């Protein structure tokens, strides 16, 4: 000096997935408030019905090939202040159960999980810490 692995620390990051309070036997569990997010749900609007059912969360959709398990490409998303350019990474999974268009009032549910990369990239404008 370069590469690989492991650990620790960061102004933390992806995401709706956070903060505070109270009770109990205080390990832990339960409840509440605020905040953020999702679903259901009128008039009006959307022509209706039947068949292949249909629908929801999520960036994760669609097409092709094939040895049916994978591969290639792609809508879309990410690469950590933001924008442009280029490179790179992901492009899953799960749920409802014959049922749901939009939708005010109203009703109801969730606040998990994963990570320190797949660029200390170039340009411009910002910003944190320290001195």
């Nucleotide at each position: 000096u370069u590469g690989u692995c492991a650990u620790g620390a960061c102004a933390g990051c992806c995401u709706a997935a956070a903060u505070c309070c109270g009770c109990c036997a205080a390990a832990g569990g339960c409840g509440g408030a605020u905040g953020c997010g999702g679903g259901g749900g009128a008039c009006c609007c959307g022509g209706a019905a039947g068949c292949c059912g249909g629908g929801g969360c999520g960036c994760a959709u669609u097409c092709c090939u094939c040895u049916u398990g994978a591969g290639g490409a792609u809508a879309g998303g990410g690469u950590a202040c933001u924008u442009c350019c280029a490179g790179c990474c992901c492009a899953a999974g799960c749920c409802c159960g014959u049922c749901a268009g939009c939708u005010a009032a109203c009703c109801u549910c969730g606040c998990a999980g994963g990570c320190a990369u797949a660029u200390u990239g170039g340009a411009g404008g910002g910003g944190a810490a320290u001195u």
The RNA shown here (c-di-AMP riboswitch aptamer (ydaO/yuaA leader)) has 131 nucleotides and comes from a Nitrospirota bacterium. Lineage of the source: Bacteria > Pseudomonadati > Nitrospirota. The prediction has a mean pLDDT of 75. Rfam family: c-di-AMP riboswitch aptamer (ydaO/yuaA leader). Rfam links the family to the GO terms regulation of gene expression and cyclic-di-AMP binding. The sequence was found by an Rfam model in a public genome assembly.